The prediction has a mean pLDDT of 82. Predicted 3D model of a 518-nucleotide part of an RNA (small-subunit ribosomal RNA, 5' domain) from an uncultured bacterium.
Context: one part of a larger RNA
Formats: sequence, C1' cells, structure tokens
RNA sequence: GGAUGAACGCUGGCGGCGUGCUUAACACAUGCAAGUCGAACGAGAGAAUUUAGAGGAAAACUUCGGUUAGAAUCUAGAGGAUCUAGUGGCGGACGGGUGAGUAACGCGUGGGAAACCUGCCUCGUACAGGGGAAUAGCCUCGGGAAACCGUGAUUAAUACCCCAUAAAGCUGUAAGAUCGCAUGAUCUAACAGUCAAAGAUUUAUCGGUACGAGAUGGUCCCGCGUCCCAUUAGCUAGUUGGUGAGGUAACGGCCCACCAAGGCGACGAUGGGUAGCCGGCCUGAGAGGGUGAACGGCCACACUGGAACUGAGACACGGUCCAGACUCCUACGGGAGGCAGCAGUGGGGAAUAUUGCACAAUGGGGGAAACCCUGAUGCAGCGACGCCGCGUGAGCGAAGAAGGCUUUCGGGUCGUAAAGCUCUGUCCUAAGGGAAGAUAAUGACGGUACCUUAGGAGGAAGCCCCGGCUAACUACGUGCCAGCAGCCGCGGUAAUACGUAGGGGGCGAGCGUUAUCC
Repeated sequence: GGAUGAACGCUGGCGGCGUGCUUAACACAUGCAAGUCGAACGAGAGAAUUUAGAGGAAAACUUCGGUUAGAAUCUAGAGGAUCUAGUGGCGGACGGGUGAGUAACGCGUGGGAAACCUGCCUCGUACAGGGGAAUAGCCUCGGGAAACCGUGAUUAAUACCCCAUAAAGCUGUAAGAUCGCAUGAUCUAACAGUCAAAGAUUUAUCGGUACGAGAUGGUCCCGCGUCCCAUUAGCUAGUUGGUGAGGUAACGGCCCACCAAGGCGACGAUGGGUAGCCGGCCUGAGAGGGUGAACGGCCACACUGGAACUGAGACACGGUCCAGACUCCUACGGGAGGCAGCAGUGGGGAAUAUUGCACAAUGGGGGAAACCCUGAUGCAGCGACGCCGCGUGAGCGAAGAAGGCUUUCGGGUCGUAAAGCUCUGUCCUAAGGGAAGAUAAUGACGGUACCUUAGGAGGAAGCCCCGGCUAACUACGUGCCAGCAGCCGCGGUAAUACGUAGGGGGCGAGCGUUAUCC
C1' cells in the first nucleotide's frame, strides 16, 4: 500500500447493487417450511334442480255461502355441484440447512469397465383372456386419563392372489461360428423350465404389462496430486494371497470355511495434532504466500449411538425400530418431542437482521385439466457491513465589516470567507399522472420506479493528524507532574511531541483505532 462476512470510538443526507451468528453441530416457546389426485376405490355429508304426499297464505271473481288459485313450510324419494377421514397411486431420496466428523479414492485431475443399476421422459416391438379370497373405512362391543389398542359383522378398487397366453426375455443343457495371449466374450439356431397385465372418464384421451434401444442420474476400479510433528519407527490375524461356497445391481476378504505365510514401512508405514475438498477469492511484476464467507460443483451430517424396512432411488433433516442424555404431559398404569428449514426466543459473544408480503415471475411436486401445495424463489423490512453514484449549493461581492487568534502594536491572519445582490433545483417537501416485468387473463413488489407542476438555499459535515519517518506552527497552560507514544523518543519553567485555542495538512458520509492475511 492492498484486502476483510469484521468489531470498537466519534460522526452521519439520499439512492443502486451486494452482503449480514466467523462464537455454543448450545437448548428451543409459537407459526409456517410436502403435498396432491374424486378422471383408481367403497363409504359418509351434501347445494342447485326435481317428483309424490301433506299443507293451506297472498291474490282474482263473488249471489258473501263460496269458487278459482295454489306460495311458505313439513315428510318421503330422485338428483348429484361440492367437501372429506380411509384404501390406493405418485411425490415426501428433489428443493432448503449446516461443516460436527473425515488426512480418505473424501476431493481435484486423467483414465477404466470385473461388471452393474436407472422411477418419471423419448423411440420401437408385442400384449391386456378368465377367476378368486380378503381388508381399511363405516357399524358393533370392549379396554385406556391420553397416545392409542383389541373383538365381532360387513364392503370396494388401478390394493392382493390364482389360472391362461409367452414372439422377445431370463435360467439350464449341449452344438456351431467369430474374436481374444488366456480364464473367456459375442452371435446364431435347438430343447427343457420359468415370469405379465388395470382400468378410468365428459369417448377423446389418459393410463397398464413384457422386452429392446436411447437420454438422464448413479454405483464401482486405477494412476497422479492433496497440512504439521520422527521429541511418533516399527505396524498388521481377515492381516496378505489362493481354492470353494455365500452375498451384492455388480467386481472384490465384502462375508465365511479350508490352505499358504504373507502384506506395509525413512520414497515416512503406524501413531498423534489440525482440517470438509475444489472452481475460486485476497495479495504479489511474477514465482509464490494466504484463504475456502457469499455464488457454483462434490462430500459428510440431521439431539447422541446403532439398525434395518419400504422403494427405481435412503440406511432416509420435518419416516420406522432399539438404546442413551435432555425437555414436556400424566388419572402414575403410560405417553409425546428433536429449528445444522424460514422467521423468532434464551444463552454464549467484540459481533451479525423481520415471529413481513406473494405464489405475479422462474423452478419444483401432484393432477387429463381447472387448480392445489411450495419460508425454493421473487420481493419488501433492519444494519454506512462493503462497493459504486449523487448531494450538502452556484455567480458576483472590500486593499478587506464585526469577531476570534496573533503582534515588533505598524500590522498580520481566518478571508470572497461572511453579510449583501443575482440565480439554480440534484437530493428534499406537497399535489397530479403512472409503468415494463405477462399476457387470452392473472403483478407480491407498488401508487414503487419514472414523468409533470409548485415551493424554497431552505433540511444535510465530520473525523484524524501537524517533532522525524510524514503533508501540516504559533500562543497559552503544565513543569519527569498530568500525560503522549507505531519506531526513534517527548515532559525536570521559554515543550512546533502533554492539554486547550487560533491557524494549517489529509481524507470525506465518512474518518480513525484494533484484529488478521499478502
């Protein structure tokens, strides 16, 4: 000098764009953050409308006796807009958070295939025949304070099961061809065995099953690179390899049985400490050094530890089970919970924001769609935390007011500075108009940006420094005191170094200080 997710002191006008718990991965009140589909299903409720019966008002006519006329209302039924707890489907594995752990194929980079999986999407081929048994819900009875649980009866499906069909597929057997150094791989045909399906409706679609191909996403393996300590020198029994069996989507000590005795290490094993990695960011002429906030990629985690289930995908933040710590409810028998989602609270800390608005846009989930959901996201609020832009006025105005300071008492200086005169209107205030963003329609932002008119210099300057380094000097006070200080050093009676004043220098809505990095 540059830099910062900064903090502290003094000061503070406006706008744009960014950015904001670096500490306790400490504990959390409250609300919201993942639902959706009635065009899969049976139930329940149920608007409009409507039928039958009861009912008889108003009104009209009237010979006042009635006649016509039939409203409200009630009962039963049809009707089904719509709503919903449950079964079922898809989605809750994305999106959002955090950095605890991890020195590792975790990440980065370059390769690879022993092999492999891939819901939704796209393309292609083929198919969808017949039957059955349940169960939730509802109802019933019972237990419980609750959470919830149990008995009985009954019911549906795109839920479940069985049979049929089987080109292709899969498994097995043996044969041929091609490729390969080889274990072997691929292809072709044959035989045997084996596996499918679901319908819905507004009749035009949306779905279903099997197989192949693609796309997307993912698993796995290897080379190289990836902090400090040798005051850590030896480490290792599933350990290293083989055979076989198991397991996996798949290779493999991944697991197991047996066999062999190996494997790693001064090219730093093992142990200990520290740490998420990278694109990048900061600095530097570069080489390098430092760093890993925000944004993007990957990884890991979700109160702590462990486990599997479901599923195309998890060993699953707002799923399940077990154990533990903690908090809460309880009728003491037993239950409930997990903000490292968005806000917000306590606590810790030098220190870090609103319990806001909207799904209008972009994107995501569900749905045929309408649409619903979305603290993702878009916006607004708060903070000079950062960067950038603008303003706090402009011109004229005295051989120079007053006042301050100083003085050799002549003067000098603040100083065209002020006053005064003439103007301007960025920002500001008030009023009127008023977007784009999104269009067939729909705008949170927002009556915002912006435009017009009016007003009037009015409302807007501070901070640090002035001994040398280093730009800027005098007076008074103080008297090794009080104090200053980054280094050298100032202060003991003339202090340009302390304090105040005048003046000056620097930067400016900031200026200094502290901390950290180059």